[in-house]
């Protein structure tokens, strides 16, 4: 100086996942938790007419999410066609006031409905979790601090 690990930092970051009030129990001077509960922001379904489909239904279907699809090889199971699985790679997606570019890294799951939804004013409904330590460039834009006057 550089590079790895570990810890710390909650300015923050992914996500709809946040903020305020009452009640109750701990604790307890105040501050705080944890449960129940009610607003207000966020986000999701179902749900007319008009549109849109009208040939899709066991090759079942739809939904929440970015997370969809796929050759070749390799292993496992197996109704001998496929299925899982692993490597590789891809629709899509994130990266710290903000946009745009360029480098870079990273993510590409999971899970619900239960034979059943296109769209869709009114109107019903539901959710408010969880995990995190990134801080390179350049171009505009902006904000917040200090000092001075």
């Nucleotide at each position: 100086a550089a590079u790895u690990u570990c810890a710390g930092u909650a300015c923050g970051c992914u996500u709809a996942a946040u903020u305020u009030c009452c009640g109750a129990u701990a604790g307890u001077g105040c501050u705080u938790a944890u449960c129940g509960g009610a607003a207000a922001g966020c986000g999701g379904g179902g749900g007319a007419a008009c549109c849109a489909a009208u040939c899709u239904u066991c090759a079942g279907g739809g939904g929440c999410g970015a997370a969809u699809c796929g050759c070749a090889c390799g292993a496992u199971c197996c109704u001998c066609g496929g299925a899982u699985c692993g490597c590789c790679g891809u629709a899509g997606g994130g990266a710290a006031c903000c946009a745009u570019c360029u480098u870079u890294c990273c993510c590409g799951a999971g899970u619900c409905c239960g034979a059943c939804a296109g769209c869709u004013a009114a109107c019903c409904u539901c959710g408010u979790c969880a995990g995190c330590a990134g801080c390179a460039g350049a171009u505009g834009g902006g904000u917040c601090a200090a000092u001075g006057c």
Predicted 3D model of a 149-nucleotide RNA (c-di-AMP riboswitch aptamer (ydaO/yuaA leader)) from Paenibacillus hemerocallicola.
It matches the Rfam family "c-di-AMP riboswitch aptamer (ydaO/yuaA leader)". Gene Ontology terms of the family: cyclic-di-AMP binding and regulation of gene expression.
It was read from a public genome assembly, where an Rfam model found it.
The coordinates come from a structure-prediction model, not an experiment, and the mean pLDDT is 77.
The source organism's lineage runs through Bacteria, Bacillota, Caryophanales, Paenibacillaceae and Paenibacillus.